Predicted 3D model of a 105-nucleotide RNA (SAM riboswitch aptamer (S box leader)) from Abyssicoccus albus.
RNA sequence: CUCUUAUAUAGAGUGAGUGGAGGGACUUGGCCCUAUGAAACUCCAGCAACAGCUAUUUUUGAUAGCGAUGUGCUAAUUCCAACAGGUACGCCUGAAUGAUAAGAA
Repeated sequence: CUCUUAUAUAGAGUGAGUGGAGGGACUUGGCCCUAUGAAACUCCAGCAACAGCUAUUUUUGAUAGCGAUGUGCUAAUUCCAACAGGUACGCCUGAAUGAUAAGAA
């Protein structure tokens, strides 16, 4: 980097240090965050429970629990729209895209 499967309106930082103007994945439009300090890096704290572990069980599975370990995450629904369908015209549903985890080549 590619493929497969699963997940997402919940939850958790106005923390400390460095840094010094951008950031919210890409494009377009919108709407936001940001010198009361963006991105990035380090440390600490926290959340979740994919893997993991424990118990039960009808055992390639299911349910419940745990968080020492590997990841992930800690503004706004994946911030919103874009494509398709529906609509009481307020919106709704699905897809796509991207993200994360586990696995495969």
The model forms 97% of the base pairs in the Rfam consensus. The organism belongs to Abyssicoccus, within Bacteria. Its Rfam family is "SAM riboswitch aptamer (S box leader)". Rfam links the family to the GO term regulation of gene expression. The RNAcentral record of the sequence draws on Rfam. The prediction has a mean pLDDT of 82.